[in-house]
RNA sequence: CUCCCGGGCCCGUGGGGCCGGCGGGCGUGAACCCCGUCAGGACCGUGAAGGUAGCAGCGGUAAGCGCGCAAAGGUCGCCGCGGUCCGCCCGGGAGGUU
Numbered sequence: 001c002u003c004c005c006g007g008g009c010c011c012g013u014g015g016g017g018c019c020g021g022c023g024g025g026c027g028u029g030a031a032c033c034c035c036g037u038c039a040g041g042a043c044c045g046u047g048a049a050g051g052u053a054g055c056a057g058c059g060g061u062a063a064g065c066g067c068g069c070a071a072a073g074g075u076c077g078c079c080g081c082g083g084u085c086c087g088c089c090c091g092g093g094a095g096g097u098u
Base pairs, nucleotide, nucleotide: 001095002094003093004092005091006090007089008088009087010083011082012081013080014079015078016076017075018074019073023069025067026066027065028064034060035059036058037057042052043051044050
């Protein structure tokens, strides 16, 4: 100096741990100022016709709250994979030259 092998850095990539939490699921959730249905009672009506508003109750939901699932992304001397014509470093072997 050349070649081969291995390793590290570097680049990319898969998995895993940790952080993260778009998003949607379930539950809960309004005396009234949300919706629906409105017992009783009230009112309109000549009227056991019919109707109006509507409290309680019940049902549904909003904001919120709780539970768990979880994307993007980040990070990790974790476990792998790939990498070049032009990269760097370390180790080993062989050959050549001096």

The RNA shown here (Bacterial small signal recognition particle RNA) has 98 nucleotides and comes from a Gemmatimonadota bacterium. The RNAcentral record of the sequence draws on ENA. NCBI's taxonomy places the organism under Bacteria, Pseudomonadati, Gemmatimonadota. The gene name in the source record is ffs.